[in-house]
The part of an RNA shown here (small-subunit ribosomal RNA, 3' major domain) has 475 nucleotides and comes from a metagenome.
It matches the Rfam family "Bacterial small subunit ribosomal RNA".

Context: one part of a larger RNA
RNA sequence: UGACGGGGGUCCGCACAAGCGGUGGAGCAUGUGGUUUAAUUCGAUGAUACGCGAGGAACCUUACCUGGGCUCGAAUGGCUCCGGACAGACUCAGAAAUGGGUUUUUCUUCGGACUGGAGUCAAGGUGCUGCAUGGCUGUCGUCAGCUCGUUCCGUGAGGUGUUGGGUUAAGUCCCGCGACGAGCGCAACCCUUAUCCUUAGUUGCCAUCAGAUAAUGCUGGGGACUCUAAGGAGACUGCCUGCGCAAGCAGAGAGGAAGGAGGGGACGACGUCAAGUCAUCAUGGCCCUUACGCCCAGGGCUACACACGUGCUACAAUGGCGCAUACAGAGGGUCGCGACACGGUAACGUGAAGCCAAUCUCAAAAAGUGCGUCUCAGUUCGGAUUGAGGUCUGCAACUCGACCUCAUGAAGUCGGAAUCGCUAGUAAUCGCAUAUCAGCAAUGAUGCGGUGAAUACGUUCCCGGACCUUGUACA
Numbered sequence: 001u002g003a004c005g006g007g008g009g010u011c012c013g014c015a016c017a018a019g020c021g022g023u024g025g026a027g028c029a030u031g032u033g034g035u036u037u038a039a040u041u042c043g044a045u046g047a048u049a050c051g052c053g054a055g056g057a058a059c060c061u062u063a064c065c066u067g068g069g070c071u072c073g074a075a076u077g078g079c080u081c082c083g084g085a086c087a088g089a090c091u092c093a094g095a096a097a098u099g100g101g102u103u104u105u106u107c108u109u110c111g112g113a114c115u116g117g118a119g120u121c122a123a124g125g126u127g128c129u130g131c132a133u134g135g136c137u138g139u140c141g142u143c144a145g146c147u148c149g150u151u152c153c154g155u156g157a158g159g160u161g162u163u164g165g166g167u168u169a170a171g172u173c174c175c176g177c178g179a180c181g182a183g184c185g186c187a188a189c190c191c192u193u194a195u196c197c198u199u200a201g202u203u204g205c206c207a208u209c210a211g212a213u214a215a216u217g218c219u220g221g222g223g224a225c226u227c228u229a230a231g232g233a234g235a236c237u238g239c240c241u242g243c244g245c246a247a248g249c250a251g252a253g254a255g256g257a258a259g260g261a262g263g264g265g266a267c268g269a270c271g272u273c274a275a276g277u278c279a280u281c282a283u284g285g286c287c288c289u290u291a292c293g294c295c296c297a298g299g300g301c302u303a304c305a306c307a308c309g310u311g312c313u314a315c316a317a318u319g320g321c322g323c324a325u326a327c328a329g330a331g332g333g334u335c336g337c338g339a340c341a342c343g344g345u346a347a348c349g350u351g352a353a354g355c356c357a358a359u360c361u362c363a364a365a366a367a368g369u370g371c372g373u374c375u376c377a378g379u380u381c382g383g384a385u386u387g388a389g390g391u392c393u394g395c396a397a398c399u400c401g402a403c404c405u406c407a408u409g410a411a412g413u414c415g416g417a418a419u420c421g422c423u424a425g426u427a428a429u430c431g432c433a434u435a436u437c438a439g440c441a442a443u444g445a446u447g448c449g450g451u452g453a454a455u456a457c458g459u460u461c462c463c464g465g466a467c468c469u470u471g472u473a474c475a
Base pairs, nucleotide, nucleotide: 001475002474003472004471005470007469008468009467010466011465012464013463015459016458019422020421021420022419023418026313027312028311029310030309031308032307033306034304035303042053043052064299065298066297067296068295069294070293076122077121078120079119080118081117082116083115084114088103089102090101091100092099093098106113107112124288125287127286128285129284133282134281135277136276137275138273140271145184146183147182148181149180150179152159153158164175165174166173190265191264192263193262195233196232197231198230199229200228201227205222206221209220210219211218236259239253240251241250242249243248302441315415319374320373321372322371323370324369325368331362332361333360336355337354340351341350342349343348381412386407387406388405389404390403391402392401428451429450430449431448432447433446434445
């Protein structure tokens, strides 16, 4: 100087407390461990692994296993030599890769182009090392810290500044002070949302005027309104009162759409964990080179006495079921979205208008509301499991897809010790969309809106953190 203390002081955080909803019990989904296996590819492992890499494992993917094949090689480029084929079509063997046969077969401005073979130089490796590395990332932590120049103090390591008194979300600001300044962080500048104004008015809108209809902005027309999307205004403790030297704090104060950082996002200092990743990519070294490279078929990654994590659905009446009916936002669409009509109980099929979309379409929002029914039961709760019949995608659904219909109707009556999230348009609850994608194992992820709470006395205690101080046989 740090680090540590079941030392002290001050302060903060859904850290506790106060509340609300869960997990831990059930069934299923998914990831992991373990076990099994020819293989169950590899990585991630307290917090900071475990619906994680994977934003789509039937083949492919695919890295694993078994078997069949290739050796300048599956791809790309250079040089030399030889050639006019290669591909396609038909056919034979084969699981295919591949091999055999028949047939067809170059263009040319003569330089060459395209392509096959041989040779050669570069191959190739998801093989090892993340403890050789770059890049990227997690975490402490959006915590308020981490430093420098000069001066001064100290023999020196170092100190001072950065401590103290206040204040703040903040090393934020003020006052004081042997310090005076500065940098990286904080804040602001950026995006979005909440209000208003201006400009613009189609594909959006419809107050006024007119026309038309069974009805509808449907049509003429209009820019008022909504909205769209560009620019601007607006919030600064600016004003008032009280406290205070000041910074600032308090106020059901005024005004205002918004008030003291208005809400949300992006943004992550010096560093820590030899943290993670050589399997995104790049890369040093090492290793393989008729194989640890490459092609193909089939299998596996989907196994299953078990254990754990994360979720979904429930156990019901604030509910289930039936009929009727209302209101979103944000997205996607031409290899596509598909209105509408017809067929089918349905998944879906057949035909088909419109739309490269503020125009057409996916599209039905759901919880909600109205009426009816069930009456506390393992039930009209719950839907696992299984049987049968179908639909769709795809070369192909056996291992191993999703969906529909009929039948079947398991556990489960609110969950031990323990444990998690959340302070407001939040929790809880309800649906919608998208990426990936032929299809889908999505209950996941990322967004979007609808309905919409309770509680916070307080900081003694648990956990983590910041500053000052103290002890130390630790570095």